[in-house]
Molecule: Bacterial large signal recognition particle RNA
Organism: Thermomicrobiales bacterium
RNA sequence: CCGUGCUAGAUGGGGAGCUGGCGGUGCCCUGUACCCGCAAUCCGCCUUAGCGGGAUCGAAUUCCCCUUCGAGGCUCGGUCCUGUGGGACUGGGGGCGGCACGGAGUGUUGAUGGGCAAGGUCCUGUGCGGCGAGGAACGGCGAACCCGGUCAGGGCCGGAAGGCAGCAGCCGUAAGUCGAUCUCCUCGGGUGUACGGGGGCGCCUGCCCGGAGCCACCGACCGUUCUUAAGCUGUAGGAUCGUAGUCGACAAGGGGUGCACGG
Numbered sequence: 001c002c003g004u005g006c007u008a009g010a011u012g013g014g015g016a017g018c019u020g021g022c023g024g025u026g027c028c029c030u031g032u033a034c035c036c037g038c039a040a041u042c043c044g045c046c047u048u049a050g051c052g053g054g055a056u057c058g059a060a061u062u063c064c065c066c067u068u069c070g071a072g073g074c075u076c077g078g079u080c081c082u083g084u085g086g087g088a089c090u091g092g093g094g095g096c097g098g099c100a101c102g103g104a105g106u107g108u109u110g111a112u113g114g115g116c117a118a119g120g121u122c123c124u125g126u127g128c129g130g131c132g133a134g135g136a137a138c139g140g141c142g143a144a145c146c147c148g149g150u151c152a153g154g155g156c157c158g159g160a161a162g163g164c165a166g167c168a169g170c171c172g173u174a175a176g177u178c179g180a181u182c183u184c185c186u187c188g189g190g191u192g193u194a195c196g197g198g199g200g201c202g203c204c205u206g207c208c209c210g211g212a213g214c215c216a217c218c219g220a221c222c223g224u225u226c227u228u229a230a231g232c233u234g235u236a237g238g239a240u241c242g243u244a245g246u247c248g249a250c251a252a253g254g255g256g257u258g259c260a261c262g263g
Stems, first nucleotide, its partner, number of pairs: 001263006009057003012030004020046005034054005063256006072247004076242011089231002091228008101219003105214002113209004118205004122198008131188006138179004147172004155164003
């Protein structure tokens, strides 16, 4: 150095989570790298940390170590977005009450306030008017028959003369209905006015005293209350940044590592 046969070992790894801890099944990321049984209301182990059974490769492109790179995951911090909750504070918008700072209005042609009761509003009597309702009076229409007058025709009585009842029609009316007006009567009132009497809390007017404010409409301010949720804040999720932390597959480079026999 080559060949043959063995052994160690390899036949995926990692993250989060779970666990006293270590693995596995399950989820996720890489990647292609045996099979069967067990296993998340868990399964098996104990720092020597899956258990049980079987198969293939097997001393190196395959095993072990170091360095570099670094997919990806988790955590932390910053910024932004979305959903949802809170409503003490700041902000926005209303209501109510107070005050009387500003504006507007009013006031020496006299405010607020006080006095008088001279008048009204109020009650009542007597009148006149008006409105509404009802009635009367005026004119018209208005009854097949059970209203009136006159009653053709026809009917009845009579020897006759005549008489009787009486439909239609006509005339006039009742109940009722329509119309018209300078009329009259009765009743009523949140009716108008005159005169008289009464009354007097309030309001208005007037007179007197007095001498400068009154008002609370719009703003300001104070208090209270309602609402909104822009700021603020709790929570969940997402995006992005980080010379923040942690774990880390694959890959690259370097190094290391058996036994036996034969040639």